[in-house]
RNA sequence: ACUUACUACAAGCCGAGUUCCCGUCGCACGGGAAACGGGGGACCCAACUGUAGGGGUGUAUCGCGCAAGAGCGCGUAGGCAACUCCCAAUGCCGAACCCGUCAGCUAACCUCGUAGGCUUUUGGGAGAGACCGU
Numbered sequence: 001a002c003u004u005a006c007u008a009c010a011a012g013c014c015g016a017g018u019u020c021c022c023g024u025c026g027c028a029c030g031g032g033a034a035a036c037g038g039g040g041g042a043c044c045c046a047a048c049u050g051u052a053g054g055g056g057u058g059u060a061u062c063g064c065g066c067a068a069g070a071g072c073g074c075g076u077a078g079g080c081a082a083c084u085c086c087c088a089a090u091g092c093c094g095a096a097c098c099c100g101u102c103a104g105c106u107a108a109c110c111u112c113g114u115a116g117g118c119u120u121u122u123g124g125g126a127g128a129g130a131c132c133g134u
Stems, first nucleotide, its partner, number of pairs: 011119004018034006035114006045104001053102001054099004062075005078093004083127007
């Protein structure tokens, strides 16, 4: 000097997945409140669906091709890219899981979640903010 691993802290990203309070020496754990997000659930309206089922969370849907199959490839609806918005370019994702024969919308009402994974591209325009130092 470089690389790897671990630990702590800081600033951030995708995502609803955060904050506070009480119990406890403290953690874990238990309970509560707020905030954000999801599901069920009338009249009215809508809908003809029914086992080749049907439905939900999510951006993650659909098409074509290869393959006995598992699966793979190329596209695509859609989504993301580090203060916010607009324009352009560029790059990336385009999954996974759940309910269990059952659910349209839906006021009151009922009910559930508070994860997980990561480290930031460029140019132009407009607007805003943080930190450090003096």
Model confidence (mean pLDDT): 78 of 100. The RNA shown here (c-di-AMP riboswitch aptamer (ydaO/yuaA leader)) has 134 nucleotides and comes from a Chloroflexota bacterium. It was read from a public genome assembly, where an Rfam model found it. The source organism's lineage runs through Bacteria, Bacillati and Chloroflexota. Its Rfam family is "c-di-AMP riboswitch aptamer (ydaO/yuaA leader)". The family has 106 seed sequences and 7,607 matches in Rfam 15.1. Rfam describes the family as follows. This family represents a conserved RNA structure found upstream of the ydaO and yuaA genes in Bacillus subtilis and related genes in other bacteria. The ydaO/yuaA element is thought to act as a genetic 'off' switch for the ydaO and yuaA genes in its native state.